RNA sequence: CCAGAAUGUCGGGCAACCGCUCUCCGCAAGGAGGGAGGAAAGUCCGGGCUUCACGAAAACACGGUGCCGGGUAACGCCCGGGCGCAGCGAUGCGACAGAUAGUGCAACAGAAAACAAACCGCCGAUGGCCGUAGCAAUACGGAUCAGGUAAGGGCGAAACGGUGGGGUAAGAGCCCACCACGGAUCUGGUAACAGAGACGGUAUGGCAAACCUCACCGGAAGCAAGACCAAAUAGGGGCCGCACAUGAGAUGUUUUCGACUCGUGGCCCGGGUUGGUUGCUUGAGGCGUCUAGUAAUAAACGUCCCAGAUGAAUGGUUGUCGAUUACAGAACCCGGCUUACAGACAUUCUGGACAA
RNA sequence: UCCCUGAUAGCUCAGCGGUAGAGCAAUCGACUGUUAAUCGAUUGGUCGCAGGUUCGAAUCCUGCUCAGGGAG
Numbered sequence: 001c002c003a004g005a006a007u008g009u010c011g012g013g014c015a016a017c018c019g020c021u022c023u024c025c026g027c028a029a030g031g032a033g034g035g036a037g038g039a040a041a042g043u044c045c046g047g048g049c050u051u052c053a054c055g056a057a058a059a060c061a062c063g064g065u066g067c068c069g070g071g072u073a074a075c076g077c078c079c080g081g082g083c084g085c086a087g088c089g090a091u092g093c094g095a096c097a098g099a100u101a102g103u104g105c106a107a108c109a110g111a112a113a114a115c116a117a118a119c120c121g122c123c124g125a126u127g128g129c130c131g132u133a134g135c136a137a138u139a140c141g142g143a144u145c146a147g148g149u150a151a152g153g154g155c156g157a158a159a160c161g162g163u164g165g166g167g168u169a170a171g172a173g174c175c176c177a178c179c180a181c182g183g184a185u186c187u188g189g190u191a192a193c194a195g196a197g198a199c200g201g202u203a204u205g206g207c208a209a210a211c212c213u214c215a216c217c218g219g220a221a222g223c224a225a226g227a228c229c230a231a232a233u234a235g236g237g238g239c240c241g242c243a244c245a246u247g248a249g250a251u252g253u254u255u256u257c258g259a260c261u262c263g264u265g266g267c268c269c270g271g272g273u274u275g276g277u278u279g280c281u282u283g284a285g286g287c288g289u290c291u292a293g294u295a296a297u298a299a300a301c302g303u304c305c306c307a308g309a310u311g312a313a314u315g316g317u318u319g320u321c322g323a324u325u326a327c328a329g330a331a332c333c334c335g336g337c338u339u340a341c342a343g344a345c346a347u348u349c350u351g352g353a354c355a356a
Numbered sequence: 357u358c359c360c361u362g363a364u365a366g367c368u369c370a371g372c373g374g375u376a377g378a379g380c381a382a383u384c385g386a387c388u389g390u391u392a393a394u395c396g397a398u399u400g401g402u403c404g405c406a407g408g409u410u411c412g413a414a415u416c417c418u419g420c421u422c423a424g425g426g427a428g
Base pairs, nucleotide, nucleotide: 001352002351003350004349005348006347007346008345009344010343012321013320014319015318016317017316018315020035021034022033023032024031025030037327041338042337044336045335046334047333048332049222050221051220052219054258055257056256057255058254059253060252062218063217064216065215066214067081068080069079070078071077082096083094084093085092086091097213098212102211103210104207105206119153120152121149122148123147126146127145128144129142130141131140132139133138161179162178163177164176165175166174180202181200182199185196186195187194188193226278227277228276229275236269237268238267239266240265241264242263247262248261249260285304286303287302288301289300291298292297357427358426359425360424361423362422363421366380367379368378369377374411382398383397384396385395386394404420405419406418407417408416
């Protein structure tokens, strides 16, 4: 210098004037201070908070997660490690438990799609058949029947271990060596797992993002949750239930134990109010230093207060630097994930080229 | 702010692991003096988009895009 990998930061700055919104000060005029994001987005996970009449427990159903260890309030997130795949490499990606619990699926093609079977082929040792030789026993030949076989071919996404040798009528883990597979045990590691491996002798092919099994987790709904004040009203009318305490009373269903309440549930018609306050922002909070840890993160100390609207604020003009500025706008709040994003910068690392 | 549902031919819809279909429409032909009806044939699809699971995906899973509906 070129090509890449990983992590992080910023994503217009400054000044003047005119506005908008919230808080505080002031009798007032007015003054002081705060004012969108890394994703505020998708609403995909996990929590806080609130309500559903309360607590404890169990079973079933439904949903989710799925290598190991750690972190965390918690997680399907993060960090570290293992294994597999990709890459020369830095690194990246992985729903990565179980196919010997059971059920199921595999179109077309093919003989056969899973207790195997046999289309072409190979063989025909053995027992027949036919032919030849022979008095006969028998010998040789044919590949004709029974039968044997799974080497080779062919079909397919996938065909019941692979290579070599022996063996055989032809063949076959039938036998042997190596490899693959399973694997008592030993060694290292917290573990996943890795290394060695007696022995087994080929069984145990694939799919669980098919049902399912195993382990773990989950009650439901959501700030338009909910609470209070004011106003208004006839606490209206009709129909259908369950009860009158051995009953009924959540929001998946059922059951058990204990406590609590006493009338209560559903649908329809009509009328009134459709204002305000609260929930609302100090929080598992930000920044800095230091310590522990490989890291995620945690502890201690110091310091700061940093949007809170409810028709809904955060904008406009000018000057200048820079440049023709990306994706995009809070609505209860946090931790993540995912998706969108012009461009700029920093650190670490990898491969290559050149020079010393 | 929150919660659901859907996307397949020009239109309306089936198909939910194994060659993408039906009706209407369109085009051509037959019938007719002509048109309609009728009969026969034909055309037409990135199954909204992008990844993954599988031998194989419209179908199963994940993420986006668009459309529709509901909750005061």